[in-house]
Context: one part of a larger RNA
Molecule: large-subunit ribosomal RNA, domain II
Organism: Ignavibacteria bacterium RIFOXYB12_FULL_35_14
């Protein structure tokens, strides 16, 4: 584990209190004792009390009133509105163990010191060795002692080590040989020592060289049996079938926060309507101070103007003037910031409207029964956080919760769509349409070469393409070769030296020219040398620069092979724009069939409609028994096992084979009335 039984909302009560049916009805009903009989019963009879018939007041009372008051023109609670009561069944409360198991505990009354800790009595037990205190002798020694030697001598929580005890470390066992053992090792072993037998101290109590340790394998309160079925705002469990509807994780308040209660939402019944009811939409009418914008106010801020004020500073004994490239009020200009800022101000939102349009009771009022108070993600507007969490915490819409289906490979929440049932129909939706895989290897212009599609940024860059702006060109452009690239002058000045090129100055002039700058880099110590810039020539046609916008390239670093689902794709099977067919779902139609509401001309027809967890209604199946009735059965009951048939289903009916005596069926009525769970309980395996 499995499989059989078993296994949990029941039962009382003159209880409430509501909803069926039934019975009388301004009245309903008897409760106890009685009586009669055919005696578990049935019938007659009892009117004590309960309920209703009038309330209001704490009451005394009063009385269609009445209480507060001194007294109400006043205010509360009634009346005018007249349905109860009884029985019986049935939700739900109560009180009771109250749906079923489940503590640790708590208090009573005993029974345990045969184990163990401690005490009392009375015994008993320690092989062996070893050391060698005191006293005492003898002998030396002293004046006498003291003291020294040597012998005796037999002390000691002495020493080594069996028995006996004790349990250090270690190795094994650890569903064991054993619920503390084994094996090697090790402590103590004349002592506060081991040990036996009888006897003592008892549960908040004993005992205790103290560890909360022991008190029969049980100890921070023993066992046993009682109060007891303690309590359990806690876990777990809770049994057939089919229809209708269909939540909530939200507000208040809680010694409250994982429980409650009240309202939210849900579900049943009933009333109210020609709806002036709800909802939506559009037209009119209000509200408002967000987004945004703004700087007119609060507060913040940046520059320049102007100019009180202060700082430094000249002139100065003080005074007083008098510069300021320096802070910095107040006004001017431009610039610009804000959740607690407003001169403005929006969509959306909400209210109102005896308007219109559409929906058709969705409002809404009472009255039974709930369930729920941990929610979650997603997009949106916000705080919190680090404009971090699959992250908290509000509004707000949707979805999962409680929703299958078809898409995103796979994937509670995204897209698309809300499953009453059957079938090998058709039409779409999100998404596809080479192959895995249903459908375009479809068409039309482009554009990507990165395997870009197939994961990222700031920032780079002659990738490309495709669009603007400028310049230069056959009076020859740009690229490239050929050739020059000079003189005054080594410009001044610094400087050891500075000669185009360390650095500083300048009117960086000016000559000679096709053209060459007081010099664009390199290079020397300084020259020198090689380039440039500027020019000629050859060639011969398009060169440069600048912006903007697609695709794309680098930037690009993770730990088993790779983030396209694969395979494969390159004028695609990628990307972008545009057309057309198709597949594509449990969505929608078409065909039949069930069910549940509604309306009619009602065995029919017509409309809607039928995802569901808590949960609220309905309506059925089966099992015992019982009461009428009514069948079956040794020509086989009941039960087991097969096989067929029916019912939506729980389930029902024939039947063959076993079985061997009792049982169906119908209307009714009563329950020990349905099992997969509960580390469920007993048995079996």
């Nucleotide at each position: 584990g499995c499989c059989a039984a078993c296994g949990a909302g029941u039962u009382a009560c003159u209880c409430g209190u509501g909803u069926g049916u039934g019975g009388c009805a301004a009245g309903g009903u008897u409760a106890a004792a009685g009586g009669c009989u055919u005696u578990a019963g049935g019938c007659c009879a009892g009117u004590a009390g309960c309920c209703a018939u009038a309330g209001c007041g704490a009451a005394a009372g009063c009385g269609a009133g009445u209480c507060c008051u001194a007294a109400a023109u006043g205010g509360g609670c009634g009346u005018u509105u007249u349905a109860g009561u009884u029985a019986c069944a049935u939700g739900c409360g109560g009180u009771a163990g109250a749906c079923g198991c489940g503590a640790a505990a708590c208090c009573g009354a005993g029974u345990g010191a045969u184990c163990u800790a401690c005490c009392c009595u009375u015994g008993u037990c320690c092989a062996g060795g070893a050391u060698g205190a005191a006293g005492u002798g003898a002998g030396g020694g002293u004046a006498a002692a003291a003291c020294c030697u040597c012998a005796u001598g037999g002390a000691g929580g002495u020493c080594c080590g069996a028995a006996c005890u004790a349990g250090u470390g270690u190795g094994g066992g650890u569903u064991g040989a054993a619920a503390a053992c084994c094996g090697c090792u090790u402590g103590g072993a004349u002592g506060a020592g081991g040990u036996a037998a009888g006897g003592g101290u008892a549960g908040g109590a004993g005992c205790g060289a103290a560890a909360g340790a022991c008190c029969a394998a049980u100890c921070a309160a023993a066992c046993u049996c009682g109060g007891a079925a303690a309590u359990a705002g806690c876990u777990c469990g809770u049994a057939u079938u089919c229809c209708u509807c269909g939540a909530a994780a939200u507000a208040g308040c809680u010694u409250u926060a994982g429980g409650g209660c009240u309202a939210g939402c849900c579900u049943c019944g009933a009333g109210u309507a020609u709806a002036u009811a709800g909802u939506g939409u559009a037209a009119c009418g209000g509200a408002g101070g967000u987004a945004g914008a703004g700087c007119a106010c609060u507060g913040a801020u940046u520059g320049g103007g102007c100019u009180a004020g202060g700082g430094c500073u000249g002139u100065c004994a003080c005074a007083a003037c008098g510069g300021u490239a320096c802070c910095a009020a107040a006004c001017c200009c431009a610039g610009a910031c804000a959740a607690a800022c407003u001169c403005c101000g929006a969509a959306u939102u909400c209210c109102g409207u005896u308007u219109a349009c559409a929906u058709g009771u969705u409002u809404c009022u009472c009255g039974g029964g709930a369930g729920u108070c941990a929610g979650g993600c997603a997009g949106u507007g916000g705080g919190g956080g680090a404009u971090a969490a699959g992250c908290u915490u509000c509004a707000u819409u949707g979805c999962c919760a409680a929703a299958a289906g078809g898409g995103a490979a796979a994937c509670a929440a995204c897209c698309c769509a809300g499953a009453c049932c059957a079938a090998c129909a058709a039409c779409u939706a999100a998404g596809g349409u080479c192959c895995c895989u249903a459908a375009a290897u479809a068409g039309u212009a482009g554009u990507u070469a990165a395997c870009a599609g197939a994961g990222a940024a700031a920032g780079g860059a002659u990738g490309u393409u495709c669009a603007a702006u400028u310049g230069c060109u056959c009076a020859g452009a740009c690229a490239a070769c050929u050739a020059g690239g000079a003189u005054g002058u080594u410009g001044g000045c610094u400087u050891a030296g500075a000669a185009g090129c360390a650095g500083c100055c300048a009117u960086u002039c000016a000559u000679u020219u096709a053209a060459a700058g007081a010099g664009u880099g390199c290079g020397u110590a300084a020259u020198a040398g090689c380039u440039c810039a500027c020019u000629a020539g050859u060639c011969a046609a398009g060169c440069g620069a600048u912006c903007g916008a697609g695709c794309g390239u680098c930037g690009a670093c993770a730990a088993u092979u790779u983030c396209c689902g694969g395979g494969a794709c390159u004028u695609a099977a990628a990307c972008u724009a545009c057309u057309u067919a198709c597949c594509g779902a449990c969505g929608u139609u078409a065909u039949g069939g069930u069910c549940c509401c509604g309306c009619c001309u009602a065995u029919g027809g017509c409309g809607g409609g039928a995802g569901g967890u808590a949960g609220a209604g309905g309506a059925a199946c089966a099992u015992u028994c019982u009461a009428u009735a009514u069948g079956c059965a040794u020509u086989g009951a009941a039960g087991g096992u097969g096989u067929g048939u029916u019912g939506c289903g729980a389930g029902a009916c024939a039947u063959g084979c076993u079985g061997g005596a009792g049982u169906u069926u119908a209307u009714a009525g009563a329950a020990a009335a349905g099992c997969a769970a509960a580390u469920g309980u007993u048995g079996g395996c």